[in-house]
Context: one part of a larger RNA
Molecule: small-subunit ribosomal RNA, 5' domain
Organism: Candidatus Fraserbacteria bacterium
């Protein structure tokens, strides 16, 4: 002198952009954070609305009545199939190497959803929910029976290919690659729309190859402190064989060999998520890792695998521990380190706010429907950055207060008054600037690019604002509502007076104070910051 996710005391107008549990990964009451498709598939109410038979009443008009009907609706609510859910939000506990960061390998891998290409989509069959009957339980829930559909399930046909064993041929040091020959194996579902019923189109489905993105794995170098830790290891090192994976590999099993790390710090110990970056500094360095990006890792302590392209899965499953609930005591429910909040604990950190209008994202062919992601609004000077608190004029200078050598000085152009301005805040009024020809749907083009997405242009439908009547303009009144904070002995920019009297007291150092204190405490006056002003803490 810079810095801060600060805090703490005193003040305190306004607006803008950030930012806000650092400590207890302590426990959590309520709410809401993840669904989506009827264009897969059986099955389907109800309120409510309008018609509206017999019949009774009535000489008719007409009233009453309500079987049943249509709309509600193939919709709620439930249940089978698909896709998501592994994303998106949190946290930083653990972890010093499997992280991470950086270059490289993978002929030793996988990859749903997307794009290009190629080839196919045929024909059979039996269950199980839903819902019917029925039992058992206080709930959670569950047994039996019986009926049903599908893009659910199984079984058979085709192989363009793919996969294996053989054989042939080219390549290459090998290991293996391509390309071929018959020979085993191995897919498949179907909907909606339109039709001259013949099909066509469109969204899927089966299989094979490319791609893009995505990830798994291996290597090398870089990657805190401690030798008041020196010797550490038996699957521990390496072979052989097998198992297992997507795939390599002591990853795991047997058998064999008896290696393997280490003062270049092995092994133990402590501390810690890492990185783009942040602070500070002339660099060198040294600190740090908030908030935004990325990359591990975790999900109430520990273990477990299941489903799947992909998890060992935060809001799935199963065991277990610890705690919390409920109970009819048999038994059973639960996990905020998602968003709000509450309690606790701390020096200390918000609304149990709106809204999908916009970006995004997940289903759906669409309309759409969900989204506490994410836009916005709330609190908080916490920070940064902008505005006002008034402008000009106005006395040898009002009045109080201060000092005085009693002659005056000093607050002080400060006020008073004059003029004048009208930012802000206060009040009325216009006002989709952010929403764009938005997006988005539908047709055509068009440059690049394998293509897809993304992009431009045209031309047709054509809705839609949470913030909010906000930015923003404009009009009205009035200087009208809007200044404190430290400090004043040197360091260091500001000095006099009364009180006090090694007392009270002050101090970052030095050091002030025992009677004339510029260092205590009031008062004037002065300095310097200014909606802030100082203290603490902490890096530099």
């Nucleotide at each position: 002198g810079g810095a801060u996710g600060a805090a703490c005391g005193c003040u305190a107008g306004c607006g803008g952009c950030g930012c806000g549990c650092u400590u207890a990964a302590c426990a959590c009451a309520u709410g809401c954070a993840a669904g989506u498709c009827g264009a897969g598939c059986g099955a389907g109410a109800a309120a409510g609305u309008c018609c509206g038979a017999a019949c009774c009443c009535g000489c008719a008009a007409g009233g009453g009545g309500g079987a049943g009907g249509a709309c509600g609706a193939g919709u709620a609510c439930a249940g089978c199939g698909g896709c998501a859910a592994a994303c998106g939000g949190g946290u930083g506990a653990g972890u010093a190497u499997c992280a991470c960061g950086u270059a490289a390998c993978u002929g030793a891998c996988c990859u749903g959803c997307c794009c290009c290409c190629g080839c196919g989509u045929c024909g059979g069959g039996g269950a199980c929910a839903a819902c019917c009957c029925u039992g058992g339980g206080a709930a959670a829930c569950u047994g039996g029976g019986g009926c049903u559909a599908a893009u659910a399930c199984c079984c058979g046909a085709u192989g363009g290919g793919c996969u294996c064993a053989c054989g042939g041929a080219u390549c290459g040091g090998c290991a293996g690659a391509u390309c071929u020959g018959g020979g085993a194996g191995u897919a498949a579902a179907g909907g909606c729309g339109c039709u001259u019923c013949g099909g066509c189109g469109u969204c899927g489905c089966g299989u094979g190859g490319g791609g893009a993105g995505g990830g798994g794995g291996u290597u090398g170098c870089g990657g805190c402190c401690u030798a008041u830790c020196a010797g550490c290891u038996c699957g521990u090192u390496g072979g052989u064989a097998g198992g297992g994976u997507a795939a390599c590999g002591g990853c795991c099993u047997a058998c064999c060999a008896a290696g393997g790390c280490g003062a270049u710090g092995a092994c133990g110990g402590g501390u810690a998520g890492g990185g783009g970056g942040u602070c500070u500094g002339a660099g060198a360095g040294g600190a740090c890792g908030a908030c935004c990006c990325c990359c591990c890792a975790c999900a109430u302590g520990g273990g477990g695998a299941c489903u799947g392209a992909g998890a060992c899965a935060c809001g799935g499953c199963c065991c277990u521990g610890a705690c919390u609930c409920c109970u009819a005591c048999g038994g059973g429910a639960g996990g905020c380190a998602g968003c709000a909040g509450u309690g606790g604990g701390g020096a200390a950190u918000c609304u149990u706010c709106g809204g999908c209008a916009a970006u995004g994202g997940g289903c759906g062919c669409a309309a759409g429907c969900c989204u506490g992601a994410c836009c916005g609004a709330g609190c908080g000077a916490c920070g940064c950055c902008g505005c006002g608190u008034g402008g000009a004029g106005g006395a040898u200078g009002a009045a109080g207060c201060c000092c005085u050598u009693c002659g005056g000085g000093g607050u002080g152009u400060a006020a008073a008054c004059u003029c004048c301005u009208u930012u802000u805040a206060g009040g009325g009024g216009g006002a989709g600037a952010g929403a764009a020809u938005a997006a988005g749907g539908g047709u055509g083009a068009g440059a690049g690019g394998u293509a897809a997405u993304g992009c431009u242009c045209a031309u047709c439908c054509g809705a839609u604002g949470a913030c909010g009547g906000u930015a923003c303009c404009c009009c009205c009144a009035g200087a009208a509502g809007a200044a404190g904070a430290g400090a004043c002995g040197g360091c260091u920019a500001a000095c006099u007076c009364u009180g006090u009297g090694c007392c009270a007291g002050c101090a970052g150092c030095c050091g002030c104070g025992g009677u004339a204190a510029g260092a205590c405490a009031g008062a004037g006056g002065u300095c310097u910051c200014g909606a802030g002003c100082g203290u603490u803490a902490u890096c530099c």